[in-house]
RNA sequence: GGAGCCGGACGGCCAGUCGCUUGCCGACUUGAGCGGCAAGAGGAAAGUCCGGGCAACACAGGGCACCAUGGUUCCUAACCGAAACCUGUCGGCGACGGCAGAGCAGCGUGACAGAAAACUACCGCCACGCGUCAUGCGGGGUAAGGGUGAAAAGGUGGGGUAAGAGCCCACCGGAUCGGUGCGUGAGCAUCGGUGCCGCACGUCUCAUGGGUUGCAAGGUCAAGUAUACCGGCAUUUAAGGACGGCCCGUCCAUUGUCGGGGGGUAGACUGCUCGAGCCACGUGGCAACACGCGGCGUAGAUAAAUGACUGGCCGUAUGGCCUCGUGCCAUGCGACAUAACCCGGCUUACAGUCCGGCUCCAUUU
Numbered sequence: 001g002g003a004g005c006c007g008g009a010c011g012g013c014c015a016g017u018c019g020c021u022u023g024c025c026g027a028c029u030u031g032a033g034c035g036g037c038a039a040g041a042g043g044a045a046a047g048u049c050c051g052g053g054c055a056a057c058a059c060a061g062g063g064c065a066c067c068a069u070g071g072u073u074c075c076u077a078a079c080c081g082a083a084a085c086c087u088g089u090c091g092g093c094g095a096c097g098g099c100a101g102a103g104c105a106g107c108g109u110g111a112c113a114g115a116a117a118a119c120u121a122c123c124g125c126c127a128c129g130c131g132u133c134a135u136g137c138g139g140g141g142u143a144a145g146g147g148u149g150a151a152a153a154g155g156u157g158g159g160g161u162a163a164g165a166g167c168c169c170a171c172c173g174g175a176u177c178g179g180u181g182c183g184u185g186a187g188c189a190u191c192g193g194u195g196c197c198g199c200a201c202g203u204c205u206c207a208u209g210g211g212u213u214g215c216a217a218g219g220u221c222a223a224g225u226a227u228a229c230c231g232g233c234a235u236u237u238a239a240g241g242a243c244g245g246c247c248c249g250u251c252c253a254u255u256g257u258c259g260g261g262g263g264g265u266a267g268a269c270u271g272c273u274c275g276a277g278c279c280a281c282g283u284g285g286c287a288a289c290a291c292g293c294g295g296c297g298u299a300g301a302u303a304a305a306u307g308a309c310u311g312g313c314c315g316u317a318u319g320g321c322c323u324c325g326u327g328c329c330a331u332g333c334g335a336c337a338u339a340a341c342c343c344g345g346c347u348u349a350c351a352g353u354c355c356g357g358c359u360c361c362a363u364u365u
Stems, first nucleotide, its partner, number of pairs: 001361010012313007020040007042336001046347002049345005054214004066210005071085003075081001086101006102205002106203005122146002124142003128138003154172006173197002175194008218270004227262001229260006240252004277296003281292004314334008322325001
């Protein structure tokens, strides 16, 4: 100097003009409106995928079923989260990154291809029987070789055999049992025994967790309209009902009107923002994080405010100019995205800039 890997921080600035939301103050009888001052989005506010707080409803206790999670230790309020580590595997020369990971007795499944996905024989190899000059035919043995496949009976060598085969042996790899050492642990190292030796997925088993719905939750007040119910007054028809028959009378009922009135709609208020909060330092810890101490802090909209325009600056790309300076001029670009109860995570999007650590290559001393 070039190419990368990991982690972290930032993500435009200033002025003018015109606007928006909220709070306070002022004039004003109150409100509306007006004037002044102050405050006013993010690293992801996003997706709404996990977890928690909070709220309403539900809920004796126990079991089954269902769903989710699943290496270990640790962190946390909790988590399908984070940290450190373990095992296997894949990619990269490397820094490093991706994926998988409870248990396993029994059972089931494994497309296509292939003889066979495990009670296998297509080719090949081998001896036997029959036939033959030889080729051949038959029923067997064989997983060493060929071929198929994502996957083919642990690997290499030797013995052995008719040919072969963990059939036997040595070494290597794995499994399992036992011992020793290290580690909190998953595990690792090592010694010995057993020839025990295909893989994947599912079923199954075990452990832990799980009530439902979400701030449009929930609470308070409540216009207008209609109206349950109550009271006053008025009204009407008939052969209404009751006062055990008839008449009068009274009461009920009907309708209208006035008043009261509960539930409740629009709407208003509340929930609403100080919360497992953020930052710096110290101590402990590899780290996530915990503890201590100090400091900081007014967004709360509801069809949804936090913006638009102009000028300058900054960054960057391209082109041009020359007195070649990291200079001047011109043009373009400056992303992704906008809180909606709050918080912890995950995932995804993002113009560009900066910082720290590390790796590989080249070169110089």